Predicted 3D model of RNase P RNA and transfer RNA as a complex of 434 nucleotides. The prediction has a mean pLDDT of 78. It holds a member of the Rfam family "Bacterial RNase P class A". Rfam's curators write: Ribonuclease P (RNase P) is a ubiquitous endoribonuclease, found in archaea, bacteria and eukarya as well as chloroplasts and mitochondria. It is annotated as a ribozyme.
RNA sequence: CGAGUCGGCCAGGCAGCCGCUGUGCGCGAACUGUUCGUGCGCAGAGGAAAGUCCGGGCUCCACAGGACACGGUGGUGGGUAACGCCCCCCGUCCGCGAGGAUAGGGAAAGUGCAACAGAGAGCAGACCGCCGAUGUCGGCGCAAGCCGGCAGGCAAGGGUGAAAGGGUGCGGUAAGAGCGCACCGCGCAGGUGGCAACACGCUGCGGCUAGGCAAACCCCGCUCGGAGCAAGGCCAAAUAGGGAUCCAAUGGUGUGGUCCGCACCGGGUCCGGGUAGGCCGCAAGAGGCGUUCGGUGACGGACGUCCCAGAUGAAUGGCUGCUCAAGACAGAACCCGGCUUAUCGGCCGACUCGUUAU
RNA sequence: GGGUGUUUAGCUCAGUUGGGAGAGCGACGGCCUUACAAGCCGUAGGUCGCAGGUUCGACCCCUGCAACACCCACCA
Numbered sequence: 001c002g003a004g005u006c007g008g009c010c011a012g013g014c015a016g017c018c019g020c021u022g023u024g025c026g027c028g029a030a031c032u033g034u035u036c037g038u039g040c041g042c043a044g045a046g047g048a049a050a051g052u053c054c055g056g057g058c059u060c061c062a063c064a065g066g067a068c069a070c071g072g073u074g075g076u077g078g079g080u081a082a083c084g085c086c087c088c089c090c091g092u093c094c095g096c097g098a099g100g101a102u103a104g105g106g107a108a109a110g111u112g113c114a115a116c117a118g119a120g121a122g123c124a125g126a127c128c129g130c131c132g133a134u135g136u137c138g139g140c141g142c143a144a145g146c147c148g149g150c151a152g153g154c155a156a157g158g159g160u161g162a163a164a165g166g167g168u169g170c171g172g173u174a175a176g177a178g179c180g181c182a183c184c185g186c187g188c189a190g191g192u193g194g195c196a197a198c199a200c201g202c203u204g205c206g207g208c209u210a211g212g213c214a215a216a217c218c219c220c221g222c223u224c225g226g227a228g229c230a231a232g233g234c235c236a237a238a239u240a241g242g243g244a245u246c247c248a249a250u251g252g253u254g255u256g257g258u259c260c261g262c263a264c265c266g267g268g269u270c271c272g273g274g275u276a277g278g279c280c281g282c283a284a285g286a287g288g289c290g291u292u293c294g295g296u297g298a299c300g301g302a303c304g305u306c307c308c309a310g311a312u313g314a315a316u317g318g319c320u321g322c323u324c325a326a327g328a329c330a331g332a333a334c335c336c337g338g339c340u341u342a343u344c345g346g347c348c349g350a351c352u353c354g355u356u357a358u
Numbered sequence: 359g360g361g362u363g364u365u366u367a368g369c370u371c372a373g374u375u376g377g378g379a380g381a382g383c384g385a386c387g388g389c390c391u392u393a394c395a396a397g398c399c400g401u402a403g404g405u406c407g408c409a410g411g412u413u414c415g416a417c418c419c420c421u422g423c424a425a426c427a428c429c430c431a432c433c434a
Stems, first nucleotide, its partner, number of pairs: 001354010012323007020044011046329001050340002053338005058228004065260004071223004075089001077087003090104001091102004105219002110217002112213002127158002129154003134151007166184006186206005191200003232280004242271006251265004273433003287306008359430007368383004377414001385401005407423005
């Protein structure tokens, strides 16, 4: 200097004029504890506010009681209120590397799938082939023996396929085959290190050895009430506490299904009627920031400090000047912790590779 | 803000045990008819919403995204 990998920060700023929402204080008016006007002060959209994919707080359903099923999750060890999230490590794969990815328990509990091709795809198998020692038939030959066929043997070579029952070499055999041996691989036992997953250029024994798919059904471990702020409360107003029909105590209802328990005595469908107004919930939190201690880290403790939006036909807009990198994606609607998706531009830090020079 | 579904030929819709993409209507052509309609036969028409993943193989299994549709107040 170039090319990369990982992490963090920002998301325009300053000033003026007018306008908008909440809130505090003051003043004035109406009128009855509310409404309106006005002055000053303070505050006022995001890193994703998004998707509604997870986990909760909170609210309601008397039972949030029990069990099963459904569902979720899946290496080990931690963090957290909890999680399918985050951190450390292990295994496998990708990358020269810094790093990245991970549906990561079980195929020997059972069932199932692998079309087509192929002899054969879970207990196998003979298409092209090799042998024919042993048994047998025929021919040639004086004989030894040779040729051809059958019975039988083989799965080492070739072929098919995504995948074919360990690999290389030597011996052995009629021809072969872990049939035997050496090395590698695999399995088991012990030892060493580690909390563990697991690792080991350690020791010994073995069988020559039980393929793939579980984002197939399934088995195993852990986990699992439901619905959701349009939840749920309060006030006010108006009307029709209307009509028809079905099931009912051996029954029905009780916030997904089934059963048990428990509680209660009604429950369902259709037609028709009234209101669609106001207030609460609604922001002080598993909160933010700073310092410090512990920890590899996620994170936790201690001390101090701050209050940082609450609309409801839906609040931050218009104009001017300066500056600039900011033009993208894009606007809270009960609130948090995450994941995922969209995205202009800039800054900072650490690390890797390449090239050049000293 | 929250909840539930759908996406396959020009249109309306099937499809699954993961191994061939189909039916009807429509379009085009032929037969028949004086001609049209009806009827019969045939032909063409498909990124299975998009992008990844699992698998030998995906319309189908899994993940993420996109578009469209519907529902969510109270009294009695």